This is a predicted structure of a 526-nucleotide part of an RNA (small-subunit ribosomal RNA, 5' domain) from an uncultured Gammaproteobacteria bacterium.

Context: one part of a larger RNA
RNA sequence: GAUUGAACGCUGGCGGCAUGCUUAACACAUGCAAGUCGAACGCGAAAGAUUCCUUCGGGAAUUGAGUAGAGUGGCGGACGGGUGAGUAACGCGUAGGAAUCUGCCCAGUAGUGGGGGACAACUCGAGGAAACUCGAGCUAAUACCGCAUACGCCCUACGGGGGAAAGGGGGCCUUUCUUGAAAGCUCCUGCUAUUGGAUGAGCCUGCGUCGGAUUAGCUAGUUGGUGGGGUAAAGGCCCACCAAGGCGACGAUCCGUAGCUGGUCUGAGAGGACGACCAGCCACACUGGGACUGAGACACGGCCCAGACUCCUACGGGGGGCAGCAGUGGGGAAUAUUGGACAAUGGGCGCAAGCCUGAUCCAGCAAUGCCGCGUGUGUGAAGAAGGCCUGCGGGUUGUAAAGCACUUUCAGGAGGGAAGAAAAGCCUGGGGUUAAUAACUCCGGGUCUUGACGUUACCUCCAGAAGAAGCACCGGCUAACUCCGUGCCAGCAGCCGCGGUAAUACGGAGGGUGCAAGCGUUAAUC
Numbered sequence: 001g002a003u004u005g006a007a008c009g010c011u012g013g014c015g016g017c018a019u020g021c022u023u024a025a026c027a028c029a030u031g032c033a034a035g036u037c038g039a040a041c042g043c044g045a046a047a048g049a050u051u052c053c054u055u056c057g058g059g060a061a062u063u064g065a066g067u068a069g070a071g072u073g074g075c076g077g078a079c080g081g082g083u084g085a086g087u088a089a090c091g092c093g094u095a096g097g098a099a100u101c102u103g104c105c106c107a108g109u110a111g112u113g114g115g116g117g118a119c120a121a122c123u124c125g126a127g128g129a130a131a132c133u134c135g136a137g138c139u140a141a142u143a144c145c146g147c148a149u150a151c152g153c154c155c156u157a158c159g160g161g162g163g164a165a166a167g168g169g170g171g172c173c174u175u176u177c178u179u180g181a182a183a184g185c186u187c188c189u190g191c192u193a194u195u196g197g198a199u200g201a202g203c204c205u206g207c208g209u210c211g212g213a214u215u216a217g218c219u220a221g222u223u224g225g226u227g228g229g230g231u232a233a234a235g236g237c238c239c240a241c242c243a244a245g246g247c248g249a250c251g252a253u254c255c256g257u258a259g260c261u262g263g264u265c266u267g268a269g270a271g272g273a274c275g276a277c278c279a280g281c282c283a284c285a286c287u288g289g290g291a292c293u294g295a296g297a298c299a300c301g302g303c304c305c306a307g308a309c310u311c312c313u314a315c316g317g318g319g320g321g322c323a324g325c326a327g328u329g330g331g332g333a334a335u336a337u338u339g340g341a342c343a344a345u346g347g348g349c350g351c352a353a354g355c356c357u358g359a360u361c362c363a364g365c366a367a368u369g370c371c372g373c374g375u376g377u378g379u380g381a382a383g384a385a386g387g388c389c390u391g392c393g394g395g396u397u398g399u400a401a402a403g404c405a406c407u408u409u410c411a412g413g414a415g416g417g418a419a420g421a422a423a424a425g426c427c428u429g430g431g432g433u434u435a436a437u438a439a440c441u442c443c444g445g446g447u448c449u450u451g452a453c454g455u456u457a458c459c460u461c462c463a464g465a466a467g468a469a470g471c472a473c474c475g476g477c478u479a480a481c482u483c484c485g486u487g488c489c490a491g492c493a494g495c496c497g498c499g500g501u502a503a504u505a506c507g508g509a510g511g512g513u514g515c516a517a518g519c520g521u522u523a524a525u526c
Stems, first nucleotide, its partner, number of pairs: 001526004006522005013373006019366002021331001026329003030326003035075003040072002043069001048063006082284003091209007100201002105197008113147001115145002122137006153162003167189006174183004210256003217247003222244008259281004263274004286307005309320004337363001339362003345359001346357004376406004386397004410467001412462005420453001425447008470515005475496003481510005491498002
C1' cells in the first nucleotide's frame, strides 16, 4: 500500500447492489418448513336452513352433501433446505477403466385372458390416566394370491425347466333389453414383459493433495491362492482350507491439524495466505448401533435398540430431538424479523382445475462492504463584528459571513404511471386420429382475466437555501505551526523518542493538512 463475513471509539443525509453467529456440531418455548390424488377404492358426518308432526321435552323428511372427515391404495417424503462435527481418505481434483443398477422420461417389440381369498375403514365389545392396544363380525379396489398364455426374458447337464399384468376416464353410429345399462367401435391414460437410449448412481485404478523422525519399524483377514457364500456389481467384502507373505527413510506406523475443489486476497510475476457468500463433490442430522421399505436411504422433520438430557403421568407407563425459516436462553469483541406472497422461477402430487412449497421471489433491521448523489450556485472589501496572534503598526480566520441575485438534485407533499404476465380458460381456423363434422390432441388468430413487491421504477407539479459534516493528524519518517497551561508530574508513543519553567512531540485554543458519510484504532493476510 492492498484486502476483510470484521469488531471497537467518535460521527452520521439519501439511494442502488451485495453481505450478515467466524464463538457452544451448546440447550431449545412457540408457529410454520411435505404433501397430494375421488379420473385406483369402500365408507361418510355436523352446525345451519326449509317443511311436517308434537305429549312443547322433542321427533321425522329435504337440503347442507357424496361436502367435511378419517381409512385402504398410488406417487412423493432419498429432491429441495441446513451444518462442517468427523475425515489426511480413492474423501476431493484430474485422467482413465470394467464386473453393475437406474422410478419418472424418450424410442421399439409383444401382451393386458380368466378366477380366488382377505384386511382396514365401519359396527359391537374389552383394557388403559394417557400414548394407544386387543377380540368378534361385515366390505371395495390399480391392495394381495393362484391359474392360463410367453415374441423377446431367466436358468440349463442343451434333454428341458421357470416366470407377467389392472384397471380408470371421455365420445358415439349400430345391436340387445329401451329410464338407463350391456355388447361393439374409437380416443386418452394406466398396467405387464423385454430391447435400446437419456439421466442419475455404485465400484476400480494412475497421478496430485498440511505439519512433526524429540514418532522407525508396522501388519494376523494381515498378503496371496483354491473353493464357496454374499452383492445390482469386481474384490478377504465374508467363510473354510493352503502358502508366508504385504508396507516402510521415495517416510510406513503413530501424533497433531484440516471437509476438498472451482476459486478468493495479495503480488510485476514466481510465489504466499485463505476456502465467508455463489457453484460442484463429500460427510453429518441429540450420541452410538441396526436394519426395514423402496428404483434409490442404512433415511434431518421414518422405524427399532442402548445412552445422556428434557417433558407428561393416575407411578403402571408414555412423549421429544431447530446443524430447516423465524425466534429464545447461553457463549462471545461480534452477526438481523417469531414479516408478505406463491405474482414470477423451480419442485411434489393431479387428466386438469388446483393444492402444498420458511425452496424461491420480496419486504424489514445493520454505514458491514462496494458504487453513486447531496449537504447549494453566482456575486459580494466597509477586508464588518467576534476569535487567535502581535514587534501594537498590524496580521490571520477571510469572499469566509452578512447583503444581493439565482437554482431545487435528494429528502417532504400532491398527481400520473411502465416492465416483471406468459400461460391456463373461452371463441374460432387448420392438421392428426377416427366410421364420425363426437371426444382427444398439435399449431395459428381473437377474447377474457391473474402482481407479494407496491404509496414500485420512472415522469410532472408544489414549497423553500430551506432538512443534511464529521473524523484523524500537524517533531522526523509524513502533507500540515503558533499561543496558553503543565513542569521527568500529568501524560504521549508505530520506530526514533518527547516531558526536569520559554515543549511546533503532553492538555486546551486559534490556525493548518488529509480523507469524507465517513474517519481513526485494533486484529488478520499478502
It matches the Rfam family "Bacterial small subunit ribosomal RNA". Rfam links the family to the GO terms structural constituent of ribosome and ribosome. Model confidence (mean pLDDT): 86 of 100.